Transfer RNA from Candidatus Giovannonibacteria bacterium RIFCSPLOWO2_01_FULL_46_13, 74 nucleotides, folded computationally. It matches the Rfam family "tRNA". By type it is a transfer RNA.

[in-house]
RNA sequence: GGGCCAUUAGCUUAGUGGUAGAGCACCCGGUUUGCAUCCGGGAGAUAAGGGUUCGAUUCCCUUAUGGUCCACCU
Numbered sequence: 001g002g003g004c005c006a007u008u009a010g011c012u013u014a015g016u017g018g019u020a021g022a023g024c025a026c027c028c029g030g031u032u033u034g035c036a037u038c039c040g041g042g043a044g045a046u047a048a049g050g051g052u053u054c055g056a057u058u059c060c061c062u063u064a065u066g067g068u069c070c071a072c073c074u
Stems, first nucleotide, its partner, number of pairs: 001070007010024004018054001026042005047063005
């Protein structure tokens, strides 16, 4: 320098154009003498910018970060 893959909540992840889900963690309540467990409830995310579309996490382009392969370099 080039190819490919990935980027969604604090962490791990689902989601093939039409209301962004889950597990763990966190907060509140119940249960308990208390803690834990258990039960109920709650807050929290689409890497950044642009394009296509009535509508984009999803399709296209650029950028950033990470991973991987190739090339170059003594």